[in-house]
Context: one part of a larger RNA
RNA sequence: UUGGGCGUAAAGUGUUUGUAGGUGGCUUUUUAAGUUCACCGUCAAAUCCCAAGGUUCAACCAUGGACAGGCGGUGGAAACUACUAAGCUAGAGUAUGGUAGGGGCAGAGGGAAUUUUUAGUGAAGCAGUGAAAUGCGUAGAGAUCAGAAAGAAUACCAACGGCAAAAGAACUUUUCUAGGCCGACUCUAACUCUGAGAGGUGAAAGCUAGGGGAGCGAAUGGGAUUAGAUACCACAGUAGCCCUAGCCAUAAACAAUGGAAACUAGGUGCUUUGUGUAUUGACCAAUGCAGUGUUGUAGCUAUCGUAUAUAGUAUCCCACCUGGGGAGUCGUUCGCAAGAAUCAAACUC
Numbered sequence: 001u002u003g004g005g006c007g008u009a010a011a012g013u014g015u016u017u018g019u020a021g022g023u024g025g026c027u028u029u030u031u032a033a034g035u036u037c038a039c040c041g042u043c044a045a046a047u048c049c050c051a052a053g054g055u056u057c058a059a060c061c062a063u064g065g066a067c068a069g070g071c072g073g074u075g076g077a078a079a080c081u082a083c084u085a086a087g088c089u090a091g092a093g094u095a096u097g098g099u100a101g102g103g104g105c106a107g108a109g110g111g112a113a114u115u116u117u118u119a120g121u122g123a124a125g126c127a128g129u130g131a132a133a134u135g136c137g138u139a140g141a142g143a144u145c146a147g148a149a150a151g152a153a154u155a156c157c158a159a160c161g162g163c164a165a166a167a168g169a170a171c172u173u174u175u176c177u178a179g180g181c182c183g184a185c186u187c188u189a190a191c192u193c194u195g196a197g198a199g200g201u202g203a204a205a206g207c208u209a210g211g212g213g214a215g216c217g218a219a220u221g222g223g224a225u226u227a228g229a230u231a232c233c234a235c236a237g238u239a240g241c242c243c244u245a246g247c248c249a250u251a252a253a254c255a256a257u258g259g260a261a262a263c264u265a266g267g268u269g270c271u272u273u274g275u276g277u278a279u280u281g282a283c284c285a286a287u288g289c290a291g292u293g294u295u296g297u298a299g300c301u302a303u304c305g306u307a308u309a310u311a312g313u314a315u316c317c318c319a320c321c322u323g324g325g326g327a328g329u330c331g332u333u334c335g336c337a338a339g340a341a342u343c344a345a346a347c348u349c
Stems, first nucleotide, its partner, number of pairs: 004321002007304001012318001014201004021194002025088004031082001033081002035077009049065003053061002091191001092188002096183004103177002106174004110154001114150005120144002125136002163168001206247006215241002220236002223233001258317003262313002266295006273288003276284001299306002323349003331342004
């Protein structure tokens, strides 16, 4: 390489848009590039294979023949792929009537709590722990009550629930805006699917500049515990967490399961929306589509398990894997840096 794989053994890019490429519904027509049939030419000899012969056998030697094919040419075939021309509507899109939603950006507003602060009442403790101590407090704390300010997060509803490509997103309200689903069936007529390279987006932490700073809290300090305690516990507390602008590009970025479309037993919940033999209406027997759970047969699987949202049966396209170490290293590109991306070999067991 052929081949075999990728939930858990090595292996699915974090996710998405999309270029090249690959791939591709139904019917009729054309051509004959692929395909296929027949014939011709050619592919040195030796080797390999077969037959029979020679060396007393054999190795070995010599003779003849082929298998399996390749390349070129001539003439046929036309199912499939491709090409040409025309059409169709089941894929895909468009228009239309509804509909659910923490989908996104920006603005405005609210209440609870916390801390601080001002004034009053009041008087000896408070706080903390397994037990304590550091700490706060007669310069009046803690408690209580009335006002003020600040920043961050949005209890209950709340769900096994809904939305989004993923990251993610939850107080109320407004503007702008994206996608889905259902119902009828208007139009286009295969416009599809995937997607190397490339672009966008991408939690937390971190970085740069300027703000902000209630609470929490890496680092740090002193208090405990301990043989020690660079920890667990407790008292403080800087960066940070927040906002604006710009970087960074990684996570057990997980369903450890790439995307698309087809087929293959059921049972039972939930969400949205239709039909209806349910209607005054709310319920509702039954049932369709789309999603999301759970249980389970066949099948698959080394096992666990999975099982119509497949890890089943077949197809298309992409990423990735090939014993451990060396090594996610050297070099290169990107980055302010931290680092990220790409990614070997010698050698060794």
The part of an RNA shown here (small-subunit ribosomal RNA, central domain) has 349 nucleotides and comes from Humulus lupulus var. lupulus. The RNAcentral record of the full RNA draws on SILVA. Rfam family: Bacterial small subunit ribosomal RNA. Gene Ontology terms of the family: ribosome and structural constituent of ribosome.